[in-house]
């Protein structure tokens, strides 16, 4: 440097339940594992979504990082 194997080591948790916080989309913590190679971090751009608004708009405010680009840090292996 490349690249993530039907391998190893370790990580991470979707759906569901439960407790909790919010109007709310959702967070958070316990149980659980569909999956994940950045499913660590950053809402920068698009997109989805909620609250408001109202004129089925624009506009305000917010939620997703497990939607997809972009930044940035970074763990194991070497079938190379």
């Nucleotide at each position: 440097c490349a690249a993530g194997a039907u391998a190893a080591a370790g990580c991470c948790a979707a759906a569901c339940c439960u407790a909790u916080c919010g109007u709310g989309a959702g967070g958070u913590a316990g149980g659980g594992a569909c999956g994940g190679a950045a499913a660590g971090c950053c809402a920068c751009g698009g997109g989805u979504c909620u609250u408001u608004g109202g004129g089925u708009a624009a506009g305000a405010a917010g939620a997703u990082a497990g939607c997809c680009g972009g930044g940035u840090u970074g763990c194991c292996u070497u079938a190379g």
The RNA shown here (c-di-GMP-I-GGC riboswitch aptamer) has 80 nucleotides and comes from a Campylobacteraceae bacterium.
Lineage of the source: Bacteria > Pseudomonadati > Campylobacterota > Campylobacterales > Campylobacteraceae.
The sequence was found by an Rfam model in a public genome assembly.